[in-house]
The prediction has a mean pLDDT of 84. Small-subunit ribosomal RNA, 5' domain from a Pseudomonadota bacterium, 528 nucleotides, folded computationally. It matches the Rfam family "Bacterial small subunit ribosomal RNA". The organism belongs to Pseudomonadota, within Bacteria. RNAcentral holds the full RNA, with entries from ENA.
Context: one part of a larger RNA
RNA sequence: GGACGAACGCUGGCGGCGUGCCUAAUGAAUGCGAGUCGAGCGUGAUCCAGUCUUGUGCUUGCACAAGACUGGUGAAAGCGGCGAACGGGUGAGUAACACGUAGGUAACCUGCCCGGCAGACGGGGAUAACAGCUGGAAACGGCUGCUAAUACCCGAUGGUCUGGCGGGACACAAGUUCCGUCAGUAAAGGAGCAAUCCGCUGCCGGAGGGGCCUGCGGGCCAUUAGCUAGUUGGUAGGGUAACGGCCUACCAAGGCGACGAUGGCUAGCCGGUCUGAGAGGAUGGUCGGCCACACUGGGACUGAGACAUGGUCCAGACUCCUACGGGAGUUAGCAUCAGGGAAUCUUGCGCAAUGGGCGAAAGCCUGACGCAGCGACGCCGCGUGAGGGAUGACGGUCUGCGGAUCGUAAACCUCUGUAAGCAGGGAAGAAAGCCUGGCUUCGGCCAGGGGUGACGGUACCUGCAGAGUAAGCCCCGGCUAACUACGUGCCAGCAGCCGCGGUAAUACGUAGGGGGCAAGCGUUGUCC
Numbered sequence: 001g002g003a004c005g006a007a008c009g010c011u012g013g014c015g016g017c018g019u020g021c022c023u024a025a026u027g028a029a030u031g032c033g034a035g036u037c038g039a040g041c042g043u044g045a046u047c048c049a050g051u052c053u054u055g056u057g058c059u060u061g062c063a064c065a066a067g068a069c070u071g072g073u074g075a076a077a078g079c080g081g082c083g084a085a086c087g088g089g090u091g092a093g094u095a096a097c098a099c100g101u102a103g104g105u106a107a108c109c110u111g112c113c114c115g116g117c118a119g120a121c122g123g124g125g126a127u128a129a130c131a132g133c134u135g136g137a138a139a140c141g142g143c144u145g146c147u148a149a150u151a152c153c154c155g156a157u158g159g160u161c162u163g164g165c166g167g168g169a170c171a172c173a174a175g176u177u178c179c180g181u182c183a184g185u186a187a188a189g190g191a192g193c194a195a196u197c198c199g200c201u202g203c204c205g206g207a208g209g210g211g212c213c214u215g216c217g218g219g220c221c222a223u224u225a226g227c228u229a230g231u232u233g234g235u236a237g238g239g240u241a242a243c244g245g246c247c248u249a250c251c252a253a254g255g256c257g258a259c260g261a262u263g264g265c266u267a268g269c270c271g272g273u274c275u276g277a278g279a280g281g282a283u284g285g286u287c288g289g290c291c292a293c294a295c296u297g298g299g300a301c302u303g304a305g306a307c308a309u310g311g312u313c314c315a316g317a318c319u320c321c322u323a324c325g326g327g328a329g330u331u332a333g334c335a336u337c338a339g340g341g342a343a344u345c346u347u348g349c350g351c352a353a354u355g356g357g358c359g360a361a362a363g364c365c366u367g368a369c370g371c372a373g374c375g376a377c378g379c380c381g382c383g384u385g386a387g388g389g390a391u392g393a394c395g396g397u398c399u400g401c402g403g404a405u406c407g408u409a410a411a412c413c414u415c416u417g418u419a420a421g422c423a424g425g426g427a428a429g430a431a432a433g434c435c436u437g438g439c440u441u442c443g444g445c446c447a448g449g450g451g452u453g454a455c456g457g458u459a460c461c462u463g464c465a466g467a468g469u470a471a472g473c474c475c476c477g478g479c480u481a482a483c484u485a486c487g488u489g490c491c492a493g494c495a496g497c498c499g500c501g502g503u504a505a506u507a508c509g510u511a512g513g514g515g516g517c518a519a520g521c522g523u524u525g526u527c528c
Stems, first nucleotide, its partner, number of pairs: 001528004006524005013382006019375002021340001026338003030335003035082003040079002043076001047072011089293003099217007108210003113206007121155004130145006161184010189198003219265003226256003231253008268290004272283004295316005317330005346372001348371003354368001355366004385415004395406004419469001421464005429455001434449006472517005477498003483512005493500002
């Protein structure tokens, strides 16, 4: 000098864009943060319409009320499907194939999506909801009975799918590929008048996503020198999507280490960021990629995918409820509170956009996200007026008393109108989805119509009045730019280093003047 997720002191006009618990991975009141599908299924509150019956009123074919049936609407819970493994948070742990990079997988998996081939035949038994009874303070159950499905089960068929056997080709290390044969193995329907569409099953391929393995690379300590029994290898088996001592039994006695094993301490890694001419050094906050974690420890279930933050089970800690038998919860999601701390925000608005989940769609959900709020925390931009104006006023300070200086500074004159204020106009972000028509190599495309904005009456534009509402902070001995007076008298104090202060202090304090930067200026901390 530069930089910062900064803090502190003094000061503080506006806007844009960013950014904001670095400490206690401490504890949490409250609300919200993951649902959706009735075009999979049974039930069905409510409301509407129609018909019929009964009753009442009676202007005798109309009104009202009740009930039944039919059709429509469809709250709510349930069964079922998909999602909930994404998105969001944090950095505790981890010195490790965790990460980065380059490869391998002839040792692997992959829901939804895309391409291709083929198929969907016949049957069955349940169960929730519901009803009845019943236990419990509650959380939550129990028994009996009824019912549906794209829920579940059985049979049929079956191919380049799986397994066994036989054979051929390639390769030769486990293998790859082809043929024959035997055995096994699948399915679901829904909407629509229909066409058709959405689904379902098996297999092959793709895309994207993941698992596993390997070379190399990136901390400190040798005042850590020896470490190791599933340890190192083999055989057989188990397990997995898959290789493997991953696990088990048996056999052998190996394996690692000064090229730093083992141990200890510290730490999420990277793209990047800061600095530097570079080499390098430091760092990993926001944004992006990967990893790990979800009160602490452990386990599995479901599933294409989890050993699963807002799932489940066990143990523990803590908090809460309790009828003392037993239960409920865990903000490192968004807000918010307490605590800690030098220190870090609103219990805001909206799904209008982008993205995601579900749905044929309308649409629903979305504290992701888009916005707004707070903080000079940072960067950038703008303003606090411009021109004229000398009897160089008053006043302050200094003075050698002549004057000098603040100083064109002010007053005063002439203007301007940014920002702020008021008034008027007023966006882009919006294109779709939807309807109609047309075209289509069918995935969709085009045209017309209609229609949607949280931000927000905001940005922006125009007008109005009037200089009116807007400057501070640090420094002035040398380094280092900027000097005098008074006070003080080794006191009070200053100080980054050298050092100032003991009676004329440009170094302390105040004033005048000056220098620097400016909505900031200084100080402190850290890095280069």